Notes:
The RNA shown here (Bacterial RNase P class A) has 341 nucleotides and comes from a Burkholderiaceae bacterium.
RNA sequence: GAAGCAAGCCAGACCGCCGCUGGUGCAACCGCCGAAAGGCCGCACUGGAGGAAGGUCCGGACUGCACAGGGCAGCGCAGGAGGUAACGCCUCUCCACCGUGAGGUGCGAAUCAGAGCCACAGAGACGAGUCCCAUGGGUGCAAGCCCAUGGGGGUGAAACGCGGCAAUCUUUGCGCGCAGCAACACCAAAUAGGCCGGCAUCGAUGCGGCCCGCGGAGCCGGCGGGUAGGUGGCACCGAGCCGGGCGAGCGAUCGCCUGGCCCAGAUGAAUGGCGGUCACGGCUGCGGCGCUUUCGGGCACCGCGGCUGCACAGAAUCCGGCCUAUCGGCUCGCUUCACAC
Numbered sequence: 001g002a003a004g005c006a007a008g009c010c011a012g013a014c015c016g017c018c019g020c021u022g023g024u025g026c027a028a029c030c031g032c033c034g035a036a037a038g039g040c041c042g043c044a045c046u047g048g049a050g051g052a053a054g055g056u057c058c059g060g061a062c063u064g065c066a067c068a069g070g071g072c073a074g075c076g077c078a079g080g081a082g083g084u085a086a087c088g089c090c091u092c093u094c095c096a097c098c099g100u101g102a103g104g105u106g107c108g109a110a111u112c113a114g115a116g117c118c119a120c121a122g123a124g125a126c127g128a129g130u131c132c133c134a135u136g137g138g139u140g141c142a143a144g145c146c147c148a149u150g151g152g153g154g155u156g157a158a159a160c161g162c163g164g165c166a167a168u169c170u171u172u173g174c175g176c177g178c179a180g181c182a183a184c185a186c187c188a189a190a191u192a193g194g195c196c197g198g199c200a201u202c203g204a205u206g207c208g209g210c211c212c213g214c215g216g217a218g219c220c221g222g223c224g225g226g227u228a229g230g231u232g233g234c235a236c237c238g239a240g241c242c243g244g245g246c247g248a249g250c251g252a253u254c255g256c257c258u259g260g261c262c263c264a265g266a267u268g269a270a271u272g273g274c275g276g277u278c279a280c281g282g283c284u285g286c287g288g289c290g291c292u293u294u295c296g297g298g299c300a301c302c303g304c305g306g307c308u309g310c311a312c313a314g315a316a317u318c319c320g321g322c323c324u325a326u327c328g329g330c331u332c333g334c335u336u337c338a339c340a341c
Stems, first nucleotide, its partner, number of pairs: 001337005007331004012278007020048007031040003050312001054323002057321005062180004074176005079093005094108001095106004109171002114169002116165003126161001131152009184232004194223006206214002240261009280309009290299003
């Protein structure tokens, strides 16, 4: 220098103006919406998307239901050891395969318990029964056919040998209750139905208040359940986040000490828009300079200007993983090859 392997990181920065949304404080307790429950309006300060927020594929937290214990069924996992709240995740290691190598991949239990399957080729694939030759026997005039024994060639991963596949059923060992925040808890209309009490054919209720009159079977109140609607769950003092130090371990990871932080929370679903400066990338124009040339051109660098910012993508109860998508850029370590010393 070229080509790779592995690990980690970034995902423009700053300023101004105008907005959206959560929290806290102040102000107000007045007003507005609503039957109620409950919600809303102002000002100040402050928080406000990601490495995958994605797919919803695993595992947990949490919630409800079920649950003495055991077994069957079902689902899942599969070398060994460890980590973890848990896992199908992660780490170390053995083995197998791929790679010159750094490294990568793993569909790695059992086929003398039973069953099933074995592409292509081949006469034949685990089963029927025989491709060729020799010998013997039977039959037949003969060619031939049938049976037995021995030998042989070819195909193929595997051929009268008891082979292979368990990502086929199965067996063994281990693990697993079911459902999911549309869980669940609380508040709570209208209408209809339920229960209780009262009134009512001796005419209730109704016909705008009273009387007359009309009319003719329900009416009134209370309670309780469910629904619409609303609030909580829900933004979390925690398997918590960001650092530093010490220690154990090859490592994943864990323990102790210490500093700082509380870090998005909507529900017709906030996290945005405009302007400016700088940095960087892409495209393009002009100028300069260099390399190369088959004289047509090609390539690289620098300066100035214009356009553009364009990756994948967007929280929805939370967390740990896996998988998938991703313009471009940076850092550390390692390998192979070539050259120089």
RNAcentral holds the sequence, with entries from ENA. Taxonomically the source falls in Burkholderiaceae (Bacteria, Pseudomonadota, Betaproteobacteria, Burkholderiales). Its Rfam family is "Bacterial RNase P class A". It is annotated as a ribozyme. A source record names the gene rnpB. Model confidence (mean pLDDT): 77 of 100.